[in-house]
Context: one part of a larger RNA
RNA sequence: CGAUGCUGAAGGAACUCGGCAAAUUACCUCCGUAACUUCGGGAGAAGGAGGCCUCAUACUGGGCAACCAGCUAUGAGGGGCACAGACCAGGGGGUUGCGACUGUUUAUCAAAAACACAGGGCUGUGCGAAGCCGUAAGGCGACGUAUACAGUCUGACGCCUGCCCGGUGCCGGAAGGUUAAAAGGAGGAGUGCAAGCUCCGAAUUGAAGCCCCGGUGAACGGCGGCCGUAACUAUAACGGUCCUAAGGUAGCGAAAUUCCUUGUCGGGUAAGUUCCGACCUGCACGAAUGGCGUAACGACUUCCCCACUGUCUCCAGCAUCGACUCA
Numbered sequence: 001c002g003a004u005g006c007u008g009a010a011g012g013a014a015c016u017c018g019g020c021a022a023a024u025u026a027c028c029u030c031c032g033u034a035a036c037u038u039c040g041g042g043a044g045a046a047g048g049a050g051g052c053c054u055c056a057u058a059c060u061g062g063g064c065a066a067c068c069a070g071c072u073a074u075g076a077g078g079g080g081c082a083c084a085g086a087c088c089a090g091g092g093g094g095u096u097g098c099g100a101c102u103g104u105u106u107a108u109c110a111a112a113a114a115c116a117c118a119g120g121g122c123u124g125u126g127c128g129a130a131g132c133c134g135u136a137a138g139g140c141g142a143c144g145u146a147u148a149c150a151g152u153c154u155g156a157c158g159c160c161u162g163c164c165c166g167g168u169g170c171c172g173g174a175a176g177g178u179u180a181a182a183a184g185g186a187g188g189a190g191u192g193c194a195a196g197c198u199c200c201g202a203a204u205u206g207a208a209g210c211c212c213c214g215g216u217g218a219a220c221g222g223c224g225g226c227c228g229u230a231a232c233u234a235u236a237a238c239g240g241u242c243c244u245a246a247g248g249u250a251g252c253g254a255a256a257u258u259c260c261u262u263g264u265c266g267g268g269u270a271a272g273u274u275c276c277g278a279c280c281u282g283c284a285c286g287a288a289u290g291g292c293g294u295a296a297c298g299a300c301u302u303c304c305c306c307a308c309u310g311u312c313u314c315c316a317g318c319a320u321c322g323a324c325u326c327a
Stems, first nucleotide, its partner, number of pairs: 001322008010313002014311001019308001027051005036041001038156001052078007059070004079083001091306004097300001098298002103115002119154007131140003157293004162223003167220002169216005176211003182205002187200005224242005251285001252282001263279005
């Protein structure tokens, strides 16, 4: 000097990205327990008191009784530094975001807000099912049968889920257009004395597809600009105009989304780029690529408080093992 433990005056997070680490708490009985809530919870909430031994009384049990026992209650006393005497053994509260929850995951740097989930929707599939594996036979689906199976999206619950079908996709469409092989052969060419043989070939007929006509958004997706206007100012319920398939509804909003930005105001601090509550000027939220809430839950995450402490002011000592010196 390092590692692992133990202890520490005064202060008590001043440390630090951050209370990381450590400390506090810890068991049983009794008292007591808030907001909120899906009425189950929250809750061991929080916060308190007691706990060892002896005796007495009451009670309970046993015994005919004397009396014995008590892991019942009350009272009186006793001893120790210390009575849940070692070991073992929750720190707590408030608040935000995200995900409902219990679960699952990167064996070996990520456990999460990612995956899954119950619930919701859409689509396909009538059974030799669709879908999947296989060249096939065959198999899974399923010894199932639409309350089933497959695909896909969303993700408890509550309130909801707006407008656009122009593009792309999908579905429907006995007309029409286009269109392959094939059919068809007007007509033509080569050759031959000829019969013929060999070629080229126009109309016309010809499927799906595409064009075309419709439908469809919990299909892929999309959801405007400029100018003016009210008797202070400001703002614009209102008007005009251009463009579009239609111009973003409810709700939320400097947000896990806000560039400018440490926006502005309020709260908390002596002092707050973080945090909470508002505002709305949303660079570039927005409704199952779901929107907004939400009790409970979380080795998730933000900020604050109490308790506690060697995290720190500021380090010190001890123990063990190394390092080091000598052999």
Large-subunit ribosomal RNA, domain IV from Henriciella barbarensis, 327 nucleotides, folded computationally. Its Rfam family is "Bacterial large subunit ribosomal RNA". RNAcentral holds the full RNA, with entries from ENA and SILVA. Taxonomically the source falls in Henriciella (Bacteria, Pseudomonadota, Hyphomonadales, Hyphomonadaceae).